Predicted 3D model of a 1483-nucleotide RNA (small-subunit ribosomal RNA) from an uncultured Breznakiellaceae bacterium. Its Rfam family is "Bacterial small subunit ribosomal RNA". Gene Ontology terms of the family: structural constituent of ribosome and ribosome.
RNA sequence: AACGAACGCUGGCGGCGCGUUUUAAGCAUGCAAGUCGAACGGUAGGGUAGAGCAAUCUACCUGAGAGUGGCGAACGGGUGAGUAACACGUAGGGAAUCUGACUAUGCUUAGGGGAUAGCUUGUGGAAACACAAGGUAAUACCGUAUAAGGUCUUAGGGGGAAGAGCCCUAAGAGGAAAGGCGCUGAGGCGCUGAGGAUAGAGGAGCCUGCGGCCUAUUAGUUAGUUGGUGGGGUAAAGGCCUACCAAGGCGACGACGGGUAGCCGGCCUGAGAGGGUGAACGGCCACACUGGGACUGAGACACGGCCCAGACUUCUACGGAAGGCAGCAGCUAAGAAUAUUCCGCAAUGGGCGAAAGCCUGACGGAGCGACGCCGCGUGAAUGAGGAAGGCCGAAAGGUUGUAAAGUUCUUUUCUAUGCGAAGAAUAAGGUAGGGAGGGAAUGCCCUAGUGAUGACGAUAGCAUAGGAAUAAGCCCCGGCAAAUUACGUGCCAGCAGCCGCGGUAAUACGUAAGGGGCAAGCGUUGUUCGGAAUUAUUGGGCGUAAAGGGCGCGUAGGCGGUUUUACAAGUCUGGUGUGCAAGAUUACAGCUUAACUGUAAAAAUGCGCUGGAAACUGUAGGGCUAGAGUUUAGGAGAGGGAGCUGGAAUUCCAGGAGUAGGGGUGAAAUCUGUAGAUAUCUGGAAGAACACCGGAGGCGAAGGCGAGCUCCUAGCCAUAGACUGACGCUGAGGCGCGAAAGCGUGGGGAGCAAACAGGAUUAGAUACCCUGGUAGUCCACGCUGUAAACGAUGUACACAAGGUGUUUGUUUGAAAGAAUGAGUGCCGAAGCAAACGUGAUAAGUGUACCGCCUGGGGAGUAUGCCGGCAACGGUGAAACUCAAAGGAAUUGACGGGGGCCCGCACAAGCGGUGGAGUAUGUGGUUUAAUUCGAUGAUACGCGAGGAACCUUACCAGGGUUUGACAUCAACGCUGAGGAAUAAGAGAUUAUGCCGCCCGAAAGGGAGCGUUGACAGGUGCUGCAUGGCUGUCGUCAGCUCGUGCCGUGAGGUGUUGGGUUAAGUCCCGCAACGAGCGCAACCCCUAUCUUUAGUUACCAGCAGGUAAAGCUGAGGGACUCUAAAGAGACUGCCGGUGAUAAACCGGAGGAAGGUGGGGAUGACGUCAAGUCAGCAUGGCCCUUAUGUCCUGGGCAACACACGUACUACAAUGGUCGGUACAGAGCGAAGCAAGCCCGCGAGGUGAAGCGAAACGCAGAAAGCCGAUCACAGUUCGGAUUGGAGUCUGAAACUCGACUCCAUGAAGCUGGAAUCGCUAGUAAUCGCGCAUCAGAAUGGCGCGGUGAAUACGUUCCCGGGCCUUGUACACACCGCCCGUCACACCACCCGAGUUGGGGAUACCCGAAGUCGCAAGUUUAACCGAUAAGGGGGACAGCGCCGAAGGUAUGCCUGGUAAGGGGGGUGAAGUCGUAACAAGGUAACCG
Repeated sequence: AACGAACGCUGGCGGCGCGUUUUAAGCAUGCAAGUCGAACGGUAGGGUAGAGCAAUCUACCUGAGAGUGGCGAACGGGUGAGUAACACGUAGGGAAUCUGACUAUGCUUAGGGGAUAGCUUGUGGAAACACAAGGUAAUACCGUAUAAGGUCUUAGGGGGAAGAGCCCUAAGAGGAAAGGCGCUGAGGCGCUGAGGAUAGAGGAGCCUGCGGCCUAUUAGUUAGUUGGUGGGGUAAAGGCCUACCAAGGCGACGACGGGUAGCCGGCCUGAGAGGGUGAACGGCCACACUGGGACUGAGACACGGCCCAGACUUCUACGGAAGGCAGCAGCUAAGAAUAUUCCGCAAUGGGCGAAAGCCUGACGGAGCGACGCCGCGUGAAUGAGGAAGGCCGAAAGGUUGUAAAGUUCUUUUCUAUGCGAAGAAUAAGGUAGGGAGGGAAUGCCCUAGUGAUGACGAUAGCAUAGGAAUAAGCCCCGGCAAAUUACGUGCCAGCAGCCGCGGUAAUACGUAAGGGGCAAGCGUUGUUCGGAAUUAUUGGGCGUAAAGGGCGCGUAGGCGGUUUUACAAGUCUGGUGUGCAAGAUUACAGCUUAACUGUAAAAAUGCGCUGGAAACUGUAGGGCUAGAGUUUAGGAGAGGGAGCUGGAAUUCCAGGAGUAGGGGUGAAAUCUGUAGAUAUCUGGAAGAACACCGGAGGCGAAGGCGAGCUCCUAGCCAUAGACUGACGCUGAGGCGCGAAAGCGUGGGGAGCAAACAGGAUUAGAUACCCUGGUAGUCCACGCUGUAAACGAUGUACACAAGGUGUUUGUUUGAAAGAAUGAGUGCCGAAGCAAACGUGAUAAGUGUACCGCCUGGGGAGUAUGCCGGCAACGGUGAAACUCAAAGGAAUUGACGGGGGCCCGCACAAGCGGUGGAGUAUGUGGUUUAAUUCGAUGAUACGCGAGGAACCUUACCAGGGUUUGACAUCAACGCUGAGGAAUAAGAGAUUAUGCCGCCCGAAAGGGAGCGUUGACAGGUGCUGCAUGGCUGUCGUCAGCUCGUGCCGUGAGGUGUUGGGUUAAGUCCCGCAACGAGCGCAACCCCUAUCUUUAGUUACCAGCAGGUAAAGCUGAGGGACUCUAAAGAGACUGCCGGUGAUAAACCGGAGGAAGGUGGGGAUGACGUCAAGUCAGCAUGGCCCUUAUGUCCUGGGCAACACACGUACUACAAUGGUCGGUACAGAGCGAAGCAAGCCCGCGAGGUGAAGCGAAACGCAGAAAGCCGAUCACAGUUCGGAUUGGAGUCUGAAACUCGACUCCAUGAAGCUGGAAUCGCUAGUAAUCGCGCAUCAGAAUGGCGCGGUGAAUACGUUCCCGGGCCUUGUACACACCGCCCGUCACACCACCCGAGUUGGGGAUACCCGAAGUCGCAAGUUUAACCGAUAAGGGGGACAGCGCCGAAGGUAUGCCUGGUAAGGGGGGUGAAGUCGUAACAAGGUAACCG
């Protein structure tokens, strides 16, 4: 785009078309083929007249129905079952034919006969119907006569390519007919019919070339088969039929078989070529319940005829009968689905008739159906307060929307009434005129005008009146693809053509509003073509995506060098016939337009006939040598086959010598050895393979070929001649060769080695490893015929830049070399290619031929066939299922890949953890509650920098509801508020008392109560979020602009060579620059200077004390304080390095190469953490999930883990003495001194808002004493008692003190953590939180080490590279069995259908033949006998249905068996992807 459509929603009108695609299923009822009295006999009935009293009879007129006869019924109408065929289309043929009615032209139409239906009478039967007797007519039937022409026979001639009456002559034979009507002057005449013949038109039969489906998993087929002769048969050729003879015919250019199908003009689609299709209309064919058959006839083997058989249906008196809608309507069933039991012969056409006319479900019309095409309408103009309502929005507002309403107008359509064409032409009849012929009439022919008839029809159309009046839906709005918002829902409900939406903010579901598209329709489904160059003729491919046969030889076929002559098959061209009509195209025309219809033109790419051309192809003949080949003279080679020979090694055997192991592995063991191995020497045997040479080297068609020599043999190459003369290329089938493994027979068997055994490994280990070991590997002969048989690249030929190796020739050269062949490699230009790559050895440009491909899986499976001894090979599907599978390249990530480098990463060290007790956190368990969160690294002394109440979020109980807290509004009340008492566990309630804001006032502020908005929520979602944080990681990275490269993703820069802590710097470079990071800038600290000098300091001076900066209206030196500076930059020297960057060493310096420390955290990752810090979207609760209170809980305790503290002791404990810090903190505070207490502490109080006073004694250390290796004078848990302090309150549940008690623990398994210097270790001090409550956290200083060879390994990281089947990125991906469910399929004992075949049996109807029976009007005979002919019975051949048997093809169903596919969370392992942890893969 289209449709004979269907379904859903909707539906105003008209025109023109179309309407059982399914079941060739079955059908009630009516109709669809009759007509002619001018072919014939004649009846019932009716009428008139007469007779009779009447029944009735007679005559005449009229006259159905039926019958005889003629024509028609073979047309028209329906359907598409069958048919793969001369069925159809197209073009031809007939010397092989027929043809009723019709037309034209001749001729004839004479004279007889016998029956029969109807009818009457009778009989049988239920009926259908049948029979007998009598009698009758014809255009019915039968003889006879005649025969122009024609037919046949005989004889002859012409003619033709050829068997032709095609033309001609002669003789002979046989063969026709029918009447009817009218007129008449009665003699005839006219019309019509009949017969013979010739020709035509139209129709039909037959034959042929070419064309149009699938299947080779159909490869052979055929017995009347192919041909001939004789005969038969037909309208006619012919195996069409028959007898005999011959053995042919068809087939890879697809026979035979199977499946499917009516064919065409056309129709749909497409740019075309094509593809699909064969409804309606037209042509042809076939069929008429199924099968068979003939009759009649011009024509049938006959839709509405006959006979037979079968199935089905109906009637029946059970004896028998009847029927055929695939005609028009209609019914039933089937189905998604397809109409009225209508009107009319008025028109067109057909049959009959002389005609009038009759018949006509053909046809003309109407009805039903939006089924299709076309047209029209559902109003037009105006109308902004942009109304109301709806929807959206926080609001403002937006939108629906000039849309509506309103106003003005129109009337297609609609309703009512009225008028009203065309389709009708003519027939009969009558009028007028003319013509031919005739003696006239009826007639015949022609013309003009007249002249009945309308189903549709309430027609089309027109007029008048009325009034916007009667008339809009459907689909869509995530992308493709025009058009978006809200609400509801919450992986539900649902959507979906593909991708895909939906798990609480859905532009995708549902609804609404709005929008988009089309419109009396709109969507969906189905089907076809297109897009699809996705079967590629036009117009594709095959190295890696699917696809080159394993390789050759070669048949058919296809293709083929150069020159010349001829022919004209192909080819080109002119003419001509045909290519029906309709349709399509163009032009014009008719319906108001269009659809529709008409007229004309053009076209119809095709086929036939005929004239011409000769370039190309072809065919035939003649030449040529450039292709191909032969030969002579050479060359290289693991080419092949056979034979002979050789040495090294291995194993075995024998011997010598020799002793305890050997062997094997990651480590072991099995194994072997004291019966003497291994190692070693000598000799021997056997089999297999041939080191070095050896090479990207050579040869071969491929597989493949490797010691040496000999023989036989094939191919290749080069050069120069000679010769043949296109002999060539390719190659479906075919034939041959063809690694390894395997098979058969016979040998052989050293080593190796499937299977197998044992030992290991392992969770297991039917493996990898080890020890053994049989087939096999080897030889001969035969089979198999496959490989990742690979260059994943078919063969041949030609052409198109180069460079550089190598093998082997030739030419040249003294040589170096150069040139030129044939091979074999690498790099590369153009070109090609998706890219990778390829690139004269093409995957370039061309030519020829072959093979092969067409999404993945199922599957190289099933089945069939072929081959094979088998194994198996060749050929080779479908159902079903998925939306991918795949290639190349890119960026990442990853690797039990590689390289380089770094880090307390390892190593080297020091000290710990893991064992004990305790503290603390977590899990688990428990509980009314043990609130919540954090969970590998990156949770676990974490949020929490401090849970007795509070905190507190949890639990129990008791209260409360505008609320514990905020704002607003309305109303009312009030001097805000305070302490006390009573009840109660308290919240709370009640009571009285005290107090008395600002303003002069109005009033304001504030409070309380009620009501309403609202508050409130540590309720949920950290996977809706902000902010903040952890981690990779203080790792050195992450990017951008422009340019360049690439089709692109992307790359380059950022890689490389050095160097660095560093993408730090230098150099190089298609890159040049830049940004965020690094570094630096900032702070602390280490040195110095300057300034300043109190509360700090005290050198000099002075005073002074037991001592002491204690003192100076002292000093400004030092320390220190706190501000500003200096200083360090690889700056200098030497060396190394590319002279660079930089590195190494040195000098100077307080400090040296980042001096030490801190702050500082790139792009990003982990949906990392946090809704319980805070903020916040959405959801949820609202007398509760809010809020208040008391008590409890967060503190539980079999247990497990993390982090710490204290220890286990002598480098120690205890006691005594004694020395030296820093940084902090202090007013609801720090608190000195004195006094009391053993002590915690108490009492009381000076000083100090602090360089001033206080906390505050630093401790380890040092000096002494003691303990003597023990569960201790170690260790301090636990427990008892007594206290202190804080606090309303220490029971659950605080810290501390004293006395007493004195547990585990004697250095800690596997494993694991921290640290590289003022560090670890060790020692104490302070601070935050805080009423009180640190072994935690954060700080401070004191003492103060050891070690680092180094980067193999573990972990993490950076850069480069490599592989990848990963991309949620290795915590990835992914394979197979098993178990379960579902689905389709295969095999299948059977069972049940269908189809066609063969053989035989039976054999209806019927044609043909035979014919001895019965019977018989016409003719002959004389009328008879008889004859001829006919009918019936009978017999024969053939013969449908049926039966029996056999095998074949194809369905349904099936116990059971088999694999396959699919399926959120099953089992077992880990095969593959990285070196996938044994490289993978093919056979």

Model confidence (mean pLDDT): 85 of 100. The RNAcentral record of the sequence draws on ENA.